[in-house]
RNA sequence: GAUUUAUAAAGAAGUGGCGAGAGACAGGCUCAGCGACCCACUGGCAACCCUGAAAAUCAGAAGGUGCCAAAUCCUGUCCCGGUAGUUCCGGGAAACUAUAAAUU
Numbered sequence: 001g002a003u004u005u006a007u008a009a010a011g012a013a014g015u016g017g018c019g020a021g022a023g024a025c026a027g028g029c030u031c032a033g034c035g036a037c038c039c040a041c042u043g044g045c046a047a048c049c050c051u052g053a054a055a056a057u058c059a060g061a062a063g064g065u066g067c068c069a070a071a072u073c074c075u076g077u078c079c080c081g082g083u084a085g086u087u088c089c090g091g092g093a094a095a096c097u098a099u100a101a102a103u104u
Base pairs, nucleotide, nucleotide: 001104002103003102004101005100006099007098008097013042014041015040016039017038021031022030023029025076026075027074028073043068044067045066048064049063050060051059052058053057077093078092079091080090081089082088
């Protein structure tokens, strides 16, 4: 890197460093010199792997990951409903993306 499966409306920030863009992509909207993003340390959240209980299931958090603005920030493709209606509003499914576990 590829494939499969699962999850994605909950939850969790301080300090220091750096110094300009960042939130995957496009549009929107937002964050950002009152220092974002990123990096380090510390702290925390969660419970995929894991640990215990015979097990459905429940509990735990030492270890491996992950995560700690906004619903995956919203929308993007298709279907359904409301609406006179291209707009707008609501619902469902998928795709994309991210993460985990397994295989390769």
Description
This is a predicted structure of a 104-nucleotide RNA (SAM riboswitch aptamer (S box leader)) from Pedobacter sp. BS3. It matches the Rfam family "SAM riboswitch aptamer (S box leader)". Rfam describes the family as follows. The SAM riboswitch is found upstream of a number of genes which code for proteins involved in methionine or cysteine biosynthesis in Gram-positive bacteria.